[in-house]
RNA sequence: AGGAGCAGCCGGAUAAUCGCGCAAUUUGUUUUGUGAGGAAAGUCCGGGCACCCCAGGGCAGACCGCCUGAUAACGUCAGGUGCGGGCGACCGUGAGGACAGUGCCACAGAAAUGCAGACUGCCGAUGGCUGGCGAGAGCCAGCACAGGCGAUGGUGCAACGGUGAGGUAAGAGCUCACCGGCAAGGCUAGAGGUCUUGGCCAGGUAAACCCCGGUUGGGUGCAAGGUUGACUAAAAGGUUAAGGUGACCCGCCGUCUUUUGACAAACCGCUUGAGCUUACGGGCAACCGUGAGUCGAGACAGAUGAUUAUUUAAACAGAACCCGGCUUAUGAGCUGCUCCUUUUU
Numbered sequence: 001a002g003g004a005g006c007a008g009c010c011g012g013a014u015a016a017u018c019g020c021g022c023a024a025u026u027u028g029u030u031u032u033g034u035g036a037g038g039a040a041a042g043u044c045c046g047g048g049c050a051c052c053c054c055a056g057g058g059c060a061g062a063c064c065g066c067c068u069g070a071u072a073a074c075g076u077c078a079g080g081u082g083c084g085g086g087c088g089a090c091c092g093u094g095a096g097g098a099c100a101g102u103g104c105c106a107c108a109g110a111a112a113u114g115c116a117g118a119c120u121g122c123c124g125a126u127g128g129c130u131g132g133c134g135a136g137a138g139c140c141a142g143c144a145c146a147g148g149c150g151a152u153g154g155u156g157c158a159a160c161g162g163u164g165a166g167g168u169a170a171g172a173g174c175u176c177a178c179c180g181g182c183a184a185g186g187c188u189a190g191a192g193g194u195c196u197u198g199g200c201c202a203g204g205u206a207a208a209c210c211c212c213g214g215u216u217g218g219g220u221g222c223a224a225g226g227u228u229g230a231c232u233a234a235a236a237g238g239u240u241a242a243g244g245u246g247a248c249c250c251g252c253c254g255u256c257u258u259u260u261g262a263c264a265a266a267c268c269g270c271u272u273g274a275g276c277u278u279a280c281g282g283g284c285a286a287c288c289g290u291g292a293g294u295c296g297a298g299a300c301a302g303a304u305g306a307u308u309a310u311u312u313a314a315a316c317a318g319a320a321c322c323c324g325g326c327u328u329a330u331g332a333g334c335u336g337c338u339c340c341u342u343u344u345u
Stems, first nucleotide, its partner, number of pairs: 001341009010331001012311007020035005037316001041327002044325005049221005061216005066080005081095001082093004096211002101209002103205003119153001121149003126146002128143006161179006180201002182198007225268004229263001234259004239254001243253003275294008
């Protein structure tokens, strides 16, 4: 200098005029203060809060799935392990079990999981047949009928470990050496790693059923829900229970229960909270603890705007009960750390 990786910052500014919500204030709609986001979004997860249903427990169901930790909780986050990608910084990972069992594996192929399978093939040790030799036991040659063989070729994503040597009639973990895998046991906080033993050699698929381990009551979301007031019209039922009328009963009024209608009524919920900033301490980190400081929108048809001037690159986008995440959208740049290549010293 060029090209990359990771993390972070900013999210228009200044002035004037007019206007809106909220709070305080004033004799006075006067004055003052304050007023969207990094995603307020999608509503995809998790929680708080509230109400309704459900005794409780189990089964079932649903969800989660390498390990350890963090947290109120999570499908989130942090640190690690394994595997994959990259020269590297670094990135990705839907990562329990296929040796519990069942199912499936198109086409091709002889055969697709059954300690299987002779299409091309190899063999003749054993039995059989034929011929020859031999006094005989038997020996030699041929055939490939029975039989033995998973070595060779071919098919396929995949054919039941790989290479080499021994071995054999021919072959084969049949035996051995090395490599790979698996199982059992020991050590190690764990995933994992490592050591020893055993020829144990076992296809793939669990985003198929299933098995194992773990978590979990269900539903509705602040238009939840609560309080107060006003309006009082109508219907049905009950009268056991206050009261009025009445000596008593019936009846009527009233009361009680249910249903429906109506005032877009007011207030609470509502914003001080798993809050924010900062210092110190613990921890690799997520995060936690202590101290100090601080209050930063609260509407209910829903405010946060408009115009002008200057200057710019000004995007995505607008709170509605509140938090923690994830995902998606987005402008012009800047900063820090790291890696690779080239050049110079």
Annotation:
The RNA shown here (Bacterial RNase P class A) has 345 nucleotides and comes from a Candidatus Gastranaerophilaceae bacterium. It matches the Rfam family "Bacterial RNase P class A". Rfam links the family to the GO terms dimeric ribonuclease P complex, ribonuclease P activity and tRNA processing. Model confidence (mean pLDDT): 75 of 100. A source record names the gene rnpB. RNAcentral holds the sequence, with entries from ENA.